RNA sequence: UAACCGAAAAGGCAAACUAUCCGAAAGGAUAGGACGCAAAGCCGACGGCCUAAGGGCUAGAUGGAGCCUAGGGCGGCAGGGUUGCCGAA
Numbered sequence: 001u002a003a004c005c006g007a008a009a010a011g012g013c014a015a016a017c018u019a020u021c022c023g024a025a026a027g028g029a030u031a032g033g034a035c036g037c038a039a040a041g042c043c044g045a046c047g048g049c050c051u052a053a054g055g056g057c058u059a060g061a062u063g064g065a066g067c068c069u070a071g072g073g074c075g076g077c078a079g080g081g082u083u084g085c086c087g088a089a
Base pairs, nucleotide, nucleotide: 005087006086012037013036017032018031019030020029021028022027035076041082042081043080047077048074049073050072054069055068056067057066058065
């Protein structure tokens, strides 16, 4: 010095939950708040997962119900691409 790795210190992010707003929902934005995180920085839906408004189908009968479906979501589910702080063992 570099790769792996993750002790310490500095700095960083922010789960649940709460409030307001958006959304049919899943979920998201902002503020508060910290369970955790060494990429929980950025990009990106191939796999996985969530939802089912609309659409389709079924039985039915005018109330609506069941099933399927992503063009809606989740990157803090895992993998991938890319950049990066510190330096004990």
Predicted 3D model of an 89-nucleotide RNA (c-di-GMP-I riboswitch aptamer) from Candidatus Dadabacteria bacterium UBA2774. Of the family's consensus pairs, 95% are formed in the model. It matches the Rfam family "c-di-GMP-I riboswitch aptamer". Rfam's curators write: GEMM was predicted in a large-scale screen for bacterial structured RNA regulatory elements. Its mean pLDDT, the model's own confidence on a scale to 100, is 83.